[in-house]
RNA sequence: UUCCGGUUGAUCCUGCCGGAGACGACCGUUAUCAGGGUUCGACUAAGCCAUGCGUGGCGCGAGCUAUUUGGGCUCGCCAUACUGCUGAGUAACACGUAGUUAACCUGCCCUAAGGAGGGGGAUAAUCUCGCGAAAGUGAGGCUAAUACCCCAUAGUUCAUGGAUACUGGAACGUUCCAUAAACGAAACCCACGGGGCCUUAGGAUGGGACUGCGGCGUAUCAGGUAGUCGUCAGGGUAAAAACCUGACGAGCCGAUAACGCGUAGGGGCCAUGAGAGUGGAAGCCUCCAGAUGCCUUCUGAGACAUGAAGGCAGGGCCUACGGGUCGCAGCAGGCGCGAAAACUUUCCAAUGCAUUAGCGUGUGAGAGGGGAACCUUGAGUGGUGCAGCUAAGCUGCACCUUUUGCCAAGUCUAGACAGCUUGGCGAAUAAGAGGUGGGUAAGACGGGUGCCAGCCGCCGCGGUAAUACCCGCGCCUCGAAUGGUCGUCACGUUUAUUGGGUCUAGAGCGUCCGUAGCCGGCUGUGCAAGUCCUUGGUGAAAUCUGGCAGCAAACUGUCAGGCGUGCUGAGGAUACUACACGGCUUGGGAUUGGGAAAGGGCUGAGGUAUUCGGCGUGUAGGGGUUAAAUCCUUUAAUCCGCCGAGGACCACCUGUGGCGAAGGCGUCAGCCUGGAACAAGUCCGACGGUGAGGGACGAAAGCUAGGGGAGCGAUUGGGAUUAGAUACCCCAGUAGUCCUAGCUGUAAACGAUGCCCGUUUGGUGUGGCGUGUCUUACGAGGAUACGCCGUGCCGGAGCGUAGGUGUUAAACGGGCCACCUGGGGAGUACGGUCGCAAGACUGAAACUUAAGGGAAUUGGCGGGGGAGCACACAAGGGGUGGAGGCUGCGGUUCAAUUGGAUUUGACGCCGGACAUCUUACCAGCGCAGACAGCAGUAUGAAGGUCAGCCUGACGGGUUUACCAGACAAGCUGAGAGGAGUUGCAUGGCCAUCGUCAGCUCGUACCUUGAGGCGUGCGGUUAAGUCCGUUAACGAGCGAGACCCACGCUGCCAGUUGCAACCACGUCCCGACUAAGCAAUUAGAAGGUAUGUGGGCACUCUGGCAGGACCGCCUCUGCUAAAGAGGAGGAAGGAGUGGGCGACGAUAGGUCCGUAUGGCCCGAUUGCGCUGGGCUACACGCCGCCUACAAUGCGUAGGACAAUGCGAUGCAACGCCGAAAGGCGAAGCUAAUCGCCCAAACCUACGCCCAGUUCAGAUCGGGGGCUGAAACUCGCCCCCGUGAAGCCGGAAUCCCUAGUAAGCGAACGUCACUAUCGUUCGCUGAAUACGUCCCUGC
Repeated sequence: UUCCGGUUGAUCCUGCCGGAGACGACCGUUAUCAGGGUUCGACUAAGCCAUGCGUGGCGCGAGCUAUUUGGGCUCGCCAUACUGCUGAGUAACACGUAGUUAACCUGCCCUAAGGAGGGGGAUAAUCUCGCGAAAGUGAGGCUAAUACCCCAUAGUUCAUGGAUACUGGAACGUUCCAUAAACGAAACCCACGGGGCCUUAGGAUGGGACUGCGGCGUAUCAGGUAGUCGUCAGGGUAAAAACCUGACGAGCCGAUAACGCGUAGGGGCCAUGAGAGUGGAAGCCUCCAGAUGCCUUCUGAGACAUGAAGGCAGGGCCUACGGGUCGCAGCAGGCGCGAAAACUUUCCAAUGCAUUAGCGUGUGAGAGGGGAACCUUGAGUGGUGCAGCUAAGCUGCACCUUUUGCCAAGUCUAGACAGCUUGGCGAAUAAGAGGUGGGUAAGACGGGUGCCAGCCGCCGCGGUAAUACCCGCGCCUCGAAUGGUCGUCACGUUUAUUGGGUCUAGAGCGUCCGUAGCCGGCUGUGCAAGUCCUUGGUGAAAUCUGGCAGCAAACUGUCAGGCGUGCUGAGGAUACUACACGGCUUGGGAUUGGGAAAGGGCUGAGGUAUUCGGCGUGUAGGGGUUAAAUCCUUUAAUCCGCCGAGGACCACCUGUGGCGAAGGCGUCAGCCUGGAACAAGUCCGACGGUGAGGGACGAAAGCUAGGGGAGCGAUUGGGAUUAGAUACCCCAGUAGUCCUAGCUGUAAACGAUGCCCGUUUGGUGUGGCGUGUCUUACGAGGAUACGCCGUGCCGGAGCGUAGGUGUUAAACGGGCCACCUGGGGAGUACGGUCGCAAGACUGAAACUUAAGGGAAUUGGCGGGGGAGCACACAAGGGGUGGAGGCUGCGGUUCAAUUGGAUUUGACGCCGGACAUCUUACCAGCGCAGACAGCAGUAUGAAGGUCAGCCUGACGGGUUUACCAGACAAGCUGAGAGGAGUUGCAUGGCCAUCGUCAGCUCGUACCUUGAGGCGUGCGGUUAAGUCCGUUAACGAGCGAGACCCACGCUGCCAGUUGCAACCACGUCCCGACUAAGCAAUUAGAAGGUAUGUGGGCACUCUGGCAGGACCGCCUCUGCUAAAGAGGAGGAAGGAGUGGGCGACGAUAGGUCCGUAUGGCCCGAUUGCGCUGGGCUACACGCCGCCUACAAUGCGUAGGACAAUGCGAUGCAACGCCGAAAGGCGAAGCUAAUCGCCCAAACCUACGCCCAGUUCAGAUCGGGGGCUGAAACUCGCCCCCGUGAAGCCGGAAUCCCUAGUAAGCGAACGUCACUAUCGUUCGCUGAAUACGUCCCUGC
């Protein structure tokens, strides 16, 4: 030694982007004090500078001058090569480190020894005279010295010869002698203490030169170099050397990166980091370099000289235009540049430096002060008690303290500041910045805004309820600070030495050979280069760590340690590596043998087919496609037969078989040639592995030249398809494909897997060789076991994100090479190399972006596959779409035509059939503010009212009056109310997927995980229904069960129901009897209807039970689940029809049913009234009604229901009316009374195929009903009128049995109005072989 956010519906991985840390520069807001610091124009302009200062000392060397000490001028001596500033240049012996100098110098300083004899000539200042604007400069005359010169002595240098000794790794060194030559010292002063001068030797200090090693980028810089490399000679320097010159030679450097280009002062150190590292190179120390740019030189011990000189260039200044003068990268300061940096301050008191004999003098070095939110450290912005409050706090009162602050004195200091000491005053003088969606600590608080304004490092917020914008309040973090921008390190194992990867994420060169390099079998001896141990020197100080001192800390000082990971000397060890010399055989190579093979090259031979040609035969088509056409064909095609030509190819055998390095290789034979395996164990003896550069080979296409050209076939032409069709399909057909000789050098050149070696469980095939055994029709026959080599499949451990891989590794190790580092830009541009070209190889950046990607998971989708199902299709029946009408919708119109719903799942829907009402719309008129505050009000508020006027109407208003007696809409808030807005803020309810068979859970198991399993598979079912099996075992919600109705039976009950039987009554009919001529009258068995009383058998009503379960039989199936058939039964396989709608989804519909958040209106968007509108009408659509007729229509007669409803009601019955209807009216709170005569149907008659005796729209006339009111705008009746329409294009809907279709009835709505909706019964079919083609599940 740390992670977190961001790719996804979710997951794991790769990978980058961002956040959290530290440091530096600048910026925003804010700011009380103090200590310390090696902080402060480094980054950009080594850009330019006004002004002042930084340039001195010596009078004990000397001359002159004026003088009170003293000052001034000049000669002379020392210093001015230090200090200070800056980083432009420099990739270099510039720096660092370790050395060398036997190739050198060193003023002042120290030590030692010795010395200073003689002589000479000038010159400055000054004086005289000139030139010049100035700067300055010239001529003449005088003079001195520690200035200068000469001679001598000492001495030094070189050469030659000799000697011996010393040092040393090595004498070219040192010492001594001799000879000759050249050069050749000195300076004085004095205060008598001293100071200075000369020579030699040594030291110290400081430097010069040389060398090993070390430290930037770039190979899109690969070759560089003529003084270049060497030798000789000369010159030059303090000194080696091509440092310079001449001659001779042709060398020298370079993939261990020369040369070039870019960048850069180097180091100690600094930042960061766990470290390894990475980044920096301002401040302090050290080395180097520079002083406006460049060159040169003098003086000197030292310079090629920051405040010296000369020159050139550019810039500034002065000028009399002739000429001069300057150089802040010294301290202050100014301009400029910029995001970016201080006072034109004080002092030489301290530390140092220069000078001086010394005292001193000088010093913008330095020491102080001032400024700066530069860094760092510390302190404070109060404390205690009581009371109150909305209580981690705030407010008030009282008390305490005084760090800090303010004032004063002393001390300190060169002088101050600060500090220290003492005294006084007073809680007084002192809190902000950023944030508050996640990451990331802190608001689901209020207001504003409404994809606007804005925020945001990243993800992302904002489109009317913003925890994300802008404010307020609260809260969080840090705090005299806090944030932002840019840069660096860390985070990043994200360049991986520590410590990564390359099958599919980025990444293995297409393959092989091989140079350098790297790595290398067993064994012996030697050596000691690497390596290891001991030890000496060095690696400056500061920095770092620890202790101590300064009251703590910072900081400073001191002591100790560490660091500098290094270099170097000496001694030792010898395992390993290297090296040298030997030996060995297992790696490798060679040899022999018989086999295997599409290995390669050349030559020859063959085969079928296609095409073409000839001949024959034969006749109208052929060909092609989903369908066609272009095309071929009577000049004879296609088809068939024979013969011939030509080119390409090599079926079957053929096999996840063989061979080859890869590309690749397939008829047969011959020749040449390569490689591998096996066997033998003969020979060599590590000869090996890999391989940067380099070389060779390298599919197809392409290029060059020459051949060849049957088939196929880019480009092209034509035909189709299509919206188009530069395509897919068809007909032709050029290059090409083939051969020879060259070029190109690329492919998903793939096992997307580099080569070599070793190690690590197995199973099962197959090819080659060998060995053993068995067999044999004996053949290189067959079978089998084992060994080696090759090639496949399955699979264990392990590995891997997973898919997978797995002795042919993607496992475990070793060696070498190549390659990768977010996506895009881009394998592009530029440059270079190669190529005839096409192009290949090498290969960026600007800019842009939060992803890109891999593997696996869940769901959805497919003109993907499999299985099953549904009035989905098919088989049938009836419709819609055409006409007229009704109704709803759109559109248009209008003052308004209120609003909603728009595929299924809006459109006879909002139960929505609107005359007013409804009603939400339009026009007009009116009414209304609880509560609080303020105007007003007994000079009368609000209210009421006769009459006139306004008006559609009204004490609503107004005119004029009256009544009455206390409040107060004139203003500001705030309400009531809102069918105003948001169904995308909601509840509730509903629709649809879908009555589809699904949706989940617990435990266990599998996976890193999302997730899977269960819920899979085989059967079966209407069904995830059930059975069997299975890493699952169970469970829940759905399905089913359940509930209701209908169908059968039984029991119970019996009014208002029933009526078989009995009795009685009534009405009617009435055989028959009697009377009568007859009409008719009377009686009557019997019948029918009805009533009453018995009665409850039947029907019915409505309650309870039973019944059906694949229970029984046969077959199929697995002895299952279940299915097929049958029996019985009223009913048979869910009996029929309903109710019941899983988890969820559609931001589906509804704020206009009600509820409800937010917003809005609030004297109107509230409430009421009158009238109008929702009913408009060129037009389009859905649904329905009526029809087009004869299976019909009309007239007359006749028959049979069920469900419901009825007191504001249903109304029998009677009367009136042609009818609608009217007038009366019994009964009925209804199994009692009524609505209530059902219609289709049946019988009879008419009609006779026509716009009709069909159809009924429209219009006219006359009536009726409801209602306050039927004009806009209701319904009904009668008469008349008699439109379109003769069965409906494309398309489309419903239906499987009491169903479709036909027929009517009741109810809902309702004052009136039904072609609507919901129920009810009557009549009552056809078809379903079957399938997944259409639509869906």
The RNA shown here (small-subunit ribosomal RNA) has 1337 nucleotides and comes from an uncultured archaeon. The RNAcentral record of the sequence draws on ENA, Greengenes and SILVA.